[in-house]
RNAcentral holds the full RNA, with entries from ENA, Greengenes and SILVA. The part of an RNA shown here (small-subunit ribosomal RNA, 3' major domain) has 475 nucleotides and comes from an uncultured bacterium. It matches the Rfam family "Bacterial small subunit ribosomal RNA".

Context: one part of a larger RNA
């Protein structure tokens, strides 16, 4: 100087408290441990591993296992020889790949050859998701969006160092003001960026419809007022008023205003810490394999199941279940695609087929909600696991191992021990909708809107953090 203290002072954070809803009990989904297995590929490990890498394992993926099979190789460059194309098509054979055979088949030229491709050969080499994240780059997590971390010159000290950065106020903030042997500066904070909330102007189709005509319908004429779309501006700055304060910074209240003191949300992460994570995204040093630790292929496995844990979904019901007929979104996606309408089917879906590269057409019925009816507290008209049968779709192929439909079946579960998690407002809770990945396969993930609360006295205590100070057996 730091680190540490079951030392002190001050301050902050859904940290506690005040509230609301969960998890822990049940069934299922999913990840992990363990066990099993020929193999159950590998990584991630308190917070910060465990619906994590994986935005999607039937084959492929795939790295694992068994069997088969190749050796200059599935891929790149160079050398030599032969062929004339390569691609494509057909046949034999195999579990499949490998293997064998047939058909078809080049360009330029100064005629020497060259280009390109295939086959054969030799070696240089290729190849490795093999090891080391404790050899590394890059990227990321974390403390933490915490308010800190430093430098130049000067001054003080023998020196390590100190000062500045401490003090008095204030702030979300090392934010700002005042003081001061300091005076300045940098990286952070804030602002500049995106989005949302108000408004003016410009523009008016595919959007909109006040008035006029028209229609089943903004359908059409017409219009661009309004809504909306998307571009440029305005607007908020403690600017104004009062009070408090040290005549400061600032704080409290008020006016005006769509919005008020950072308006809400996002992107943005200082010096560093954890030899944090990743050699399996990629790159890369060293080590290792080289007729195999490389390559190909068929089948299997990653989907196993006495058990344990994490994260979720669905419930246990009447603020509910079921039925009937009604209402209101936003944000997205669409050509090897989205697919209206009509017909068939109880249905998943099938047949046919219009429109649309989309403010035009389609996905697309939003659902909670409101109305009416029914059920009357029961393991039930709650709950839907499990199982049987019959089907639909995708795809070479649904046995291992897909999703969905119909009928039948109708398990546990009557609100969950110790313990523990999230959330402060358009939030929690609850309701549906879309997208990425994707042939098919979400209760996961990422978004979107609808309905829409309760509570915060306060900082004694638990956890984490910041500043000053003190002790110190550590540095």
């Nucleotide at each position: 100087u730091g680190a540490c203290g079951g030392g002190g002072a001050c301050c902050c954070g859904c940290a506690c408290a005040a509230g609301c809803g969960g998890u822990g009990g049940a069934g299922c989904a999913u990840g992990u441990g363990g066990u099993u297995u020929a193999a159950u590929c590998c990584g991630a490990a308190g917070c910060a591993a465990c619906g994590c890498g994986a935005a999607g394992a039937a084959c492929c993926u795939u790295a694992c296992c068994a069997a088969g099979c190749c050796u200059u190789g599935a891929c790149a460059u160079c050398c030599c020889g032969c062929u004339g194309a390569c691609a494509g098509g057909g046949g034999c054979g195999u579990a499949a790949c490998g293997g064998c055979c047939c058909c078809c088949u080049c360009c330029c030229u100064c005629c020497g050859g060259g280009g390109c491709a295939g086959c054969g050969g030799u070696g240089a080499c290729a190849g490795g998701u093999g090891g080391u994240g404790c050899a590394u780059g890059g990227u990321c997590g974390u403390c933490g969006u915490c308010a800190g971390c430093u430098c130049g010159u000067g001054u003080c000290g023998u020196g390590a160092g100190a000062u500045g950065u401490u003090g008095g106020g204030u702030u979300a903030a090392g934010u700002c003001c005042c003081g001061c042997a300091a005076c300045g500066a940098g990286c952070g904070c804030a602002a500049c960026c995106c989005u949302u909330g108000u408004u003016a102007c410009u523009a008016g189709u595919u959007g909109c419809c006040a008035g006029c005509a028209u229609u089943a319908a903004g359908u059409u004429g017409g219009g661009c007022a309004c809504u909306c779309u998307a571009g440029u501006g305005a607007g908020a700055c403690u600017g104004c008023c009062g009070g408090u304060g040290a005549c400061a910074a600032a704080c409290c209240g008020g006016a005006g205003g769509a919005a008020g003191g950072u308006g809400g949300g996002g992107a943005c992460g200082a010096c560093g810490u954890c030899a944090g994570a990743u050699c399996a995204u990629c790159a890369c040093g060293c080590c290792c394999c080289u007729u195999a630790u490389g390559a190909c292929c068929u089948g299997g496995g990653c989907u196993a199941c006495a058990c344990a844990c994490g994260u979720g979904c669905u419930a246990c019901a009447a603020u509910g279940g079921c039925g009937u007929a009604a209402a209101c979104a936003a944000a997205g996606g669409g050509a090897a695609g989205c697919g209206a309408g009509c017909c068939u089917g109880u249905g998943a879906a099938g047949g046919u087929a219009a429109g649309c590269g989309a403010a035009u057409c389609c996905c697309a019925g939003a659902a909670a909600u409101a109305a009416c009816g029914u059920c009357u507290c029961a393991g039930u008209u709650c709950g839907g696991a499990u199982u049987g049968u019959a089907g639909u779709c995708u795809g070479c192929a649904a046995c291992u191992c897909g999703a969905c439909u119909a009928c039948a079946u109708g398990a546990a579960g009557c609100u969950g021990g110790a313990a523990u998690c999230g959330c402060u407002a358009g939030u929690a809770a609850u309701c549906g909708c879309g997208g990425a990945u994707c042939a098919g396969a979400a209760u996961g993930c990422c978004g979107c809107g609808g309905u829409g609360a309760a509570u915060a006295c306060g900082u004694u205590c638990c956890c984490g953090g910041g500043u000053c100070u003190u002790g110190c057996a550590c540095u």